Predicted 3D model of a 99-nucleotide RNA (SAM riboswitch aptamer (S box leader)) from a Flammeovirgaceae bacterium. The organism belongs to Flammeovirgaceae, within Bacteria.
[in-house]
RNA sequence: UGCUUAUCGAGAAAGACUGAGGGAUUGGGCCCGUUGAAGUCUUGGCAACCCGGGUAAUUCCAGGUGCUAAAUCCCACCCCAGGAGGGGAAAGAUAAGUG
Numbered sequence: 001u002g003c004u005u006a007u008c009g010a011g012a013a014a015g016a017c018u019g020a021g022g023g024a025u026u027g028g029g030c031c032c033g034u035u036g037a038a039g040u041c042u043u044g045g046c047a048a049c050c051c052g053g054g055u056a057a058u059u060c061c062a063g064g065u066g067c068u069a070a071a072u073c074c075c076a077c078c079c080c081a082g083g084a085g086g087g088g089a090a091a092g093a094u095a096a097g098u099g
Base pairs, nucleotide, nucleotide: 001099002098003097004096005095006094007093008092013043014042015041016040017039021032022031023030026076027075028074029073044068045067046066049064050063052061053060054059072091077088078087079086080085
C1' cells in the first nucleotide's frame, strides 16, 4: 500500500506541557475552541474484532489493536416519495484475514 469480510444512531475523562485552531479530504451547512483547539506525555475509562486462561454461565480476568463532543456531526451520487421522510451506494474509520 492493494484485496476480502464484519461493524459504524450505544459506550467512555482528568492532569501536565503548549498556545490557535479543530470536527478525514473538496464544496455547503452546523458545531467545538483563550472558561484553552490541535499536538505530546501521564493516569484512568469504554468497547469486545483477535488471542490466552478461569467459570455452571449469555460470566470474569490478562494480552494485541482501537476508541474516549455531536449518527462516520449533517448534506453531496442513485432509487422511492407531492413533500416530510425512507432505502442504497461511494468515500472514510476500525478489526480480522490475505497478496